[in-house]
């Protein structure tokens, strides 16, 4: 300098044009003599930013930002 990948819950990741899930973690309860485990419930992301297309965009297109990788 150029090409590619990734960006979604505190963390690790799914997801598909019709307003979003799992595991783990956190909190509360149950349980126990007390912890831990199990079980139940709850909270938590307007999906990196800004535009465009569309009746409707996390999803498709463009630009930017961050990160990562490859080549030179």
């Nucleotide at each position: 300098u150029g090409g590619g990948g990734u960006g979604u819950a505190g963390c690790u990741c799914a997801g598909u044009g019709g307003u979003a899930g799992a595991g783990u973690g956190u909190g509360u309860g149950c349980u126990c003599a007390a912890c831990a485990u199990u079980c139940a419930c709850a909270a938590a992301a307007c999906u990196c930013u800004g535009g465009g297309u569309u009746c409707a965009a996390u999803u498709c297109c463009c630009a930017g930002c961050a990160u990562u990788u490859c080549a030179a």
Annotation: The RNA shown here (transfer RNA) has 72 nucleotides and comes from Sciurus vulgaris. Its Rfam family is "tRNA". It is annotated as a transfer RNA. The coordinates come from a structure-prediction model, not an experiment, and the mean pLDDT is 81. The sequence is in RNAcentral, with records from Rfam.